This is a predicted structure of a 108-nucleotide RNA (TPP riboswitch aptamer (THI element)) from an uncultured Pseudomonadota bacterium. The prediction has a mean pLDDT of 75. It was read from a public genome assembly, where an Rfam model found it. Its Rfam family is "TPP riboswitch aptamer (THI element)". Rfam's curators write: Vitamin B(1) in its active form thiamin pyrophosphate (TPP) is an essential coenzyme that is synthesised by coupling of pyrimidine and thiazole moieties in bacteria.
């Protein structure tokens, strides 16, 4: 003079979509009905996570948001792949690791 990974504590950040069926509602869809849209439930799909006190992420930050109802491919749709993207934003401290380790100097 240096302090990695893993782990822990505390604090904080973030997302929750799509399909089917049923139920409800009647604000919108030029009046009515149906349908759509909207709300709820069940079930299914993808996913770490689709409302669990869980999961993921916290500057070494593509967790997540904006651009974006974006562009190309793809799917019934969501999802997925590529681009956008050395774009703009985005939430941290400590403990342990460490009687260890790294570098340098001196002596043998």
């Nucleotide at each position: 003079c240096u302090g990695a990974a893993a782990g822990g504590c505390u604090a904080g950040g973030g997302g929750u979509g799509c399909a089917u069926u049923c139920c409800g509602a009647u604000a919108g869809u030029u009046g009515c009905a149906a349908g759509c849209c909207c709300g709820g439930a069940a079930c299914g799909c993808u996913g770490a996570g689709a409302a669990a006190a869980a999961c993921c992420c916290u500057u070494u930050g593509a967790a997540c948001c904006u651009g974006a109802a974006c562009c190309g491919g793809u799917u019934a749709a969501c999802a997925c792949c590529g681009g956008c993207g050395u774009a703009g934003g985005a939430a941290a401290g400590c403990c342990c690791g460490a009687u260890c380790u790294u570098a340098c100097c001196u002596g043998c």